Record summary: Small-subunit ribosomal RNA from a Pseudomonadota bacterium, 1530 nucleotides, folded computationally. Rfam family: Bacterial small subunit ribosomal RNA.
[in-house]
RNA sequence: UAUUAUGAGAGUUUGAUCCUGGCUCAGGGUGAACGCUGGCGGCGUGGAUAAGGCAUGCAAGUCGUACGCUUUGUAUCAUUUUUUGGUACAAAGAGUGGCGAACGGGGCAGUAACACGUGUCUAACUCACCUUUCAGUUGGGCAUAACUAAUCGAAAGAUUAGCUAAUUCCCAAUAGUCCCUUAUUUACAAAAGUAGAUAAGGGUAAAGCUUUACGGCGCUGAAAGAGAGGGGCGCGGCCGAUCAGCUAGUUGGUGAGGUAAAAGCUCACCAAGGCUAAGACCGGUAGGGGGCCUGAGAGGGUGUUCCCCGCCAAUGGUACUGAGACACGGACCUUACUCCUACGGGAGGCAGCAGCCGAGAAUCUUCCGCAAUGGGCGAAAGCCUGACGGAGCGACGCCGCGUGCCGGAAGAAGUCCUUCGGGAUGUAAACGGCUUUUGUAGGGGAGGAAGGUUUGCGUUUUUAAAUGGCGCAAGCUUGACAGUACUCUACGAAUAAGGGACGACCAACUUCGUGCCAGCAGUCGCGGUAAGACGAAGGUCCCAAGCGUUACCCGGAUUCACUGGGCGUAAAGGGCAAGAAGGCGGUUCGUUAAGUUUUUUCUUAAAGUCUUCAGGCUUAACCUGAAGAACGGAAAAAAUACUGACGGACUAGAGACUAUCAGAGGUUAACGGAACGUACGGUGUAGGGGUGAAAUCCGAUGAUAUCGUACGGAACGCCGAAGGCGAAGGCAGUUAACUAGGAUAGUUCUGACGCUGAUCUUGCGAAAGCUAGGGGCGCAAACCGGAUUAGAUACCCGGGUAGUCCUAGCCCUAAACGAUGGAUGCUAACUUUAGGGAGUUUCGACCCUCUCUGAGGUAAAGCUAACGCGUUAAGCAUCCCGCCUGGGGAGUACAACCGCAAGGUUGAAACUCAAAGGAAUAGGCGGAAGCCCGAACAAGCGGUGGACCAUGCUGCUUAAUUCGAGAGUAACCGAAGAAUCUUACCCAGGUUUGACAUGUUAGUCUCAAUGCUUCUUUCGAAAGAAAGAAGAAUUCCGUCUUUGACGGGAAGGCUAACACAGGUGCUGCAUGGCGGUCGUCAGCUCGUGGUGUGAACCGUAACCUUAAGUGGCACAACGAGCGCAACCCUUGUCCUGUGUUACAUGUGUCACAGGAGACUGCCGAGUAUUACUCGGAGGAAGGAGAGGAUGACGUCACGUCUGCAUGGCCCUUAUGCCUGGGGCUGCAAGCAUGGUACAAUGGUAACCACAAAGGGAAGCAAAAGCGCGAGCUGGAGCAAAUCCCUAAAAGUUACCCCAGUUCGGAUUGAAGGCUGAAACUCGCCUUCAUGAAGUUGGAAUCGCUAGUAAUCGCGGGUCAGCUAUACCGCGGUGAAUACGUUCUCGGGCUUUGCACUCACUGCCCGUCAGGUCAGGGGAGUUGUUUUUACCUAAAAUCCCACCUUGAGUGGGAUUAGGGUAAGGGCAAUGACCAGGGCUAAGUCGUAACAAGGUAUCGCUACCGGAAGGUGGCGAUGGAAUAAAUCUUUU
Repeated sequence: UAUUAUGAGAGUUUGAUCCUGGCUCAGGGUGAACGCUGGCGGCGUGGAUAAGGCAUGCAAGUCGUACGCUUUGUAUCAUUUUUUGGUACAAAGAGUGGCGAACGGGGCAGUAACACGUGUCUAACUCACCUUUCAGUUGGGCAUAACUAAUCGAAAGAUUAGCUAAUUCCCAAUAGUCCCUUAUUUACAAAAGUAGAUAAGGGUAAAGCUUUACGGCGCUGAAAGAGAGGGGCGCGGCCGAUCAGCUAGUUGGUGAGGUAAAAGCUCACCAAGGCUAAGACCGGUAGGGGGCCUGAGAGGGUGUUCCCCGCCAAUGGUACUGAGACACGGACCUUACUCCUACGGGAGGCAGCAGCCGAGAAUCUUCCGCAAUGGGCGAAAGCCUGACGGAGCGACGCCGCGUGCCGGAAGAAGUCCUUCGGGAUGUAAACGGCUUUUGUAGGGGAGGAAGGUUUGCGUUUUUAAAUGGCGCAAGCUUGACAGUACUCUACGAAUAAGGGACGACCAACUUCGUGCCAGCAGUCGCGGUAAGACGAAGGUCCCAAGCGUUACCCGGAUUCACUGGGCGUAAAGGGCAAGAAGGCGGUUCGUUAAGUUUUUUCUUAAAGUCUUCAGGCUUAACCUGAAGAACGGAAAAAAUACUGACGGACUAGAGACUAUCAGAGGUUAACGGAACGUACGGUGUAGGGGUGAAAUCCGAUGAUAUCGUACGGAACGCCGAAGGCGAAGGCAGUUAACUAGGAUAGUUCUGACGCUGAUCUUGCGAAAGCUAGGGGCGCAAACCGGAUUAGAUACCCGGGUAGUCCUAGCCCUAAACGAUGGAUGCUAACUUUAGGGAGUUUCGACCCUCUCUGAGGUAAAGCUAACGCGUUAAGCAUCCCGCCUGGGGAGUACAACCGCAAGGUUGAAACUCAAAGGAAUAGGCGGAAGCCCGAACAAGCGGUGGACCAUGCUGCUUAAUUCGAGAGUAACCGAAGAAUCUUACCCAGGUUUGACAUGUUAGUCUCAAUGCUUCUUUCGAAAGAAAGAAGAAUUCCGUCUUUGACGGGAAGGCUAACACAGGUGCUGCAUGGCGGUCGUCAGCUCGUGGUGUGAACCGUAACCUUAAGUGGCACAACGAGCGCAACCCUUGUCCUGUGUUACAUGUGUCACAGGAGACUGCCGAGUAUUACUCGGAGGAAGGAGAGGAUGACGUCACGUCUGCAUGGCCCUUAUGCCUGGGGCUGCAAGCAUGGUACAAUGGUAACCACAAAGGGAAGCAAAAGCGCGAGCUGGAGCAAAUCCCUAAAAGUUACCCCAGUUCGGAUUGAAGGCUGAAACUCGCCUUCAUGAAGUUGGAAUCGCUAGUAAUCGCGGGUCAGCUAUACCGCGGUGAAUACGUUCUCGGGCUUUGCACUCACUGCCCGUCAGGUCAGGGGAGUUGUUUUUACCUAAAAUCCCACCUUGAGUGGGAUUAGGGUAAGGGCAAUGACCAGGGCUAAGUCGUAACAAGGUAUCGCUACCGGAAGGUGGCGAUGGAAUAAAUCUUUU
């Protein structure tokens, strides 16, 4: 440069995100199997398991032209009484002999090997049949089977005697380019040697048959060819190192034997070698290849059919014959099995074709034929051939065809859905027309056949004839498949569609049923009453005579990464070093040509695959032909850039040398002061010590305290630091000795001497621990006490032993960490610090500038999932080593090595899960931090909790005690009023188109009914049922005989039937609406823009301020919205207007209406400024004047289906409706909210003043009278600023004098009143009498910050009446206290940690108990395999001996097999033991996650029911706070 081929992802961890990482799916394939289904044909293919066992038949014979014999038949000749004999021909039979049987066919057990593949060598070899060439085929001889006779045996078969032939066997002759020996010589070669030539000597051959004859077919020797076989060598292709050492014929030599042939192939002797980390040996598995499947490829998997090679033939061994075998359908022996038997003995081998049994998920006919192709024998005809050719069975696979085609409705029926309008199935069907592949019936009908034989003719050799060969012609003759392929005619849409799926991945959706059930599921997951996920139906999608499922392989999986991955925190850097092997390696020159590159040749069997082109089956699959192609191997010839090898040179790497320098580098020894403990002595007196608080403990035998003296051991303050040194562990008082490494400067020397470093091996290696001996002040596992606690095997306290220290020796592990291997080079800066040097400067220094080597910080580019790293890389590159491949099981088991032990190193599997994990984000939470708020605490006032009563709730009871509400946020709540009604509950009675709505059909009614109104009667508790009397009644149209009649319609009623009504029945977890709560808390969001891979963030943080995300300032933000505030209502002051029903003559109280006023507006101070805060003035009111209404985004599956509405489900002579009665009021107990009290701030009595706000017609009701009173009579006035309710009460005075009272009023009795159909269950009120408990209330707990709490009355709603002490309002009187934010509760903002996200009422650990599963140990037991030693030993081979000469007898060696003994490996099983996994709601605790309430974790030791605790050393992967230091900005 040209050409060709060529690569797809998805689901699943989370509240969400990015990453890591596994699991799963979509594709292709199969000798398949299973389920459902099934019309035809072609071509293929079919025992993968038990190399388990086999009945029956067949699968290897043939030759009379090699040989003798027997039997039968025919013909003929001779003989003859029958008969017998000979000859010829034909047929049959076995035998001798020859060739074949070593091919073809089957299987894959064994084999990890020169078995296979590929290449090469054989000068180290062989070959029957076939071809070619040369030379021969002469003369003799001895046997033997068959057969005959005899004998043995059940049989199989055997023995003895006798006869006979040959292409059987033997001897002799002749012969060579054959074999052997010797000699000479040539070529090649380094040599050993190989090949050839010549000469001499010796040795070994043969068979005939047929033909009238020639001839033909054979036979013998030699040589050559073809094709085939034997042998050697290089290279290549499985797993395990928990197999690391193996080997005595082993490795080599000499000699001998042996073979076709090299060789320890075998033997004797000699030597002691040989293999192995590039994996020997051992164990496991397995026929190898061409190929096949998959894949973009590289690879990965596989070895069915077909082809090549190997091995095997019931097991194991052995040889014989032969050209060839150690022989599938041959022999001998052994073993197991099967069969026959007269029990003496015999027979057999389907892994040939069919077939049977068995095991198995599973794999076919006991078929036809030699017609074709091929093979054996034969001269040939021919015979044989389960090779082969065909057919049969199986959708097992591939390919092809069909099951019809055209028309046919705004679209039948059925079915399904529906918003009830309609839609879908759907041109689908019906129906009309057409066609006939296939099918059925009937005709015709190939090709596969070439040959063979007979006759005739021609040609061919030197001539003629004949024979043989070759050719031509004619006649006769050969087809299993099969009357098949194909074709013609007739008939008729006729005979022919299923399977799977429809939540996502993944194309395709609805209804019903079911209700965490039944079931589905590849993964995620679906199902608990509205399931697109289960089952069914309708519809849809995909493929189609198939469709799905299961199993296995590749792919996706870059998830073992050569192509093509990683290791700070996700899995992963060895604890550190030295170093042999190995890997890699500086500059330059030359040689070489191993790697490398190019070209050529040979090979890479065929088939197959691919490309191109043809051909044959109608096409295709399939088959055939031609050409071409890949990878690999070998050889030859070139090239020389790079790598290598060899040689020469260099100095930049490395090392050495000289000078100087710093340092807790190491080892050993000596010395020192402070502190501590103890002992002794002095002073001195009652405590000390310890803690959250205590106690144990010490102390009158004198402690603690203090002074002095002495002894002891351990550790080294300040300096000291982010500092220094070391490979790491680690190293710190001072001095000395010995010793290692490093840096700088000089640039003197060597000349690549370097880097890394598996493994065996070596060294070092904190703490704990171990052994032996010392030492022991303090501290301190274990242990003992004291506390704490529900417990406390802990945390706290008092004691205290190992240990900690030294010497010697082990151990060898740590969060041995920078969680970051070593080396080299490159890539912006700034700054600090340690050590050295240079420059400048100086008298000398400091400072300053530059530079080298270390140690830190910030940061550019770059990298990273992010966090972060960033010249000390986690950047850009190179080299070497180590390590990782989902979580758990498990750093466990087994095994091996190390260790005194503790234990260490190496290090699995079964099973189980769909995740485990990293970083960052938003929230929530924290017994985390900071800031702030609130009747949150505190400071106060009054209560609740104790009593009695009221009311509500639970519980209990009941025929029913209707239902709902349940921490806060249920409990005087729904209910602003349960005697009936209400009422939903219970009992009883009644009713059924209904108490209520709309509609349809039929009948009936208008002269009027069973209807309506009034009345009456019967039954009944009523509802209701039944009956009677009287009365009333609409409108339109048409016709006619027109005050009317008839007919029809509408409206209405009734009766009957049907649609339907009705349901306080269920679901508030299907819903609407409304409400509660956080919370009147200050928050919640959006647009644009910006940052980040992203979730998200900024805006909305910092600072100041506010009641407020209120405002200001600043800012990668700029704006906006919902909230806050304001707007609204009430109220406080003033003004104006109006003036009845108010007031009473006014400067208008009051009422109504409308305005004004307050805005930090003014002054001062504070703050950098502002916002704002504090103080002041004025003002009725001052910083939101007071109160109300107003409730953001949302939370709680909060409440309500019983207010209403509503989806779905359920009931329909009842779960509807009506009625009577009962119940909701039931009473052991508990809880909640209130009322009244316990008294003197009070009670009683008397007296007396001042409110507000409401209500009133089926109403409020005055005056007056009666009654002790409730009340009654009465009825003026008022639809209301007019009248009424209406009297306010706390107040004042007097008495009471601290008592269960002149407190308190429950309970009970009696008598009354009122409402109402009705007060028994079950109302309220009055009067008289009665006079409980209770003397201020435990733990605990509630409300309230000013006209508030407290206290006092008044009104209203509901309502016939009332259980109201409740609820909603109204006014009267009228306080105390707040230092303040430490604590409790709740909330807001920011930061931080998190293993939480159902969000701390979270998550979660371990023992114990139950179930279940797999694996481990286990006294052993059983089986299998293997090794060593010894004993025994068949057949067979070899050797020796003997003599009866028989292929005889005896002995020995070797071996399969058997046995004995001792081991090794593996498998199965095993009482019991320990641990592990899994398992919705078991027990004990609460170890971890927040500072997880004692920070956690690693190693180690001890202890404890358990998580765990404690000691020692270490890590930060600890929160918070403070200080120091460094860096950045100003």